[in-house]
RNA sequence: CGGGGUGUGGCUCAGCCUGGUAGAGCACACGGUUCGGGACCGUGGGGUCGCUGGUUCGAAUCCAGUCACCCCGACCA
Numbered sequence: 001c002g003g004g005g006u007g008u009g010g011c012u013c014a015g016c017c018u019g020g021u022a023g024a025g026c027a028c029a030c031g032g033u034u035c036g037g038g039a040c041c042g043u044g045g046g047g048u049c050g051c052u053g054g055u056u057c058g059a060a061u062c063c064a065g066u067c068a069c070c071c072c073g074a075c076c077a
Base pairs, nucleotide, nucleotide: 001073002072003071004070005069006068007067010026011025012024013023020057028044029043030042031041032040033039050066051065052064053063054062
């Protein structure tokens, strides 16, 4: 330098193809069962969907650019 992949609650990820109220598990807080711990059950809090711009009535999703990380290749040594 070229090609590809990934980026979404604290963590691991789904949702993107085919635009229409942002989700799951774990974790966290509270409550219940229990003598207590653990475990189980219930409720709740927590997100500028990497960033910028564009298209659209409407974008996590489509388009363009860009950043970070990973993989492959090329070049130099």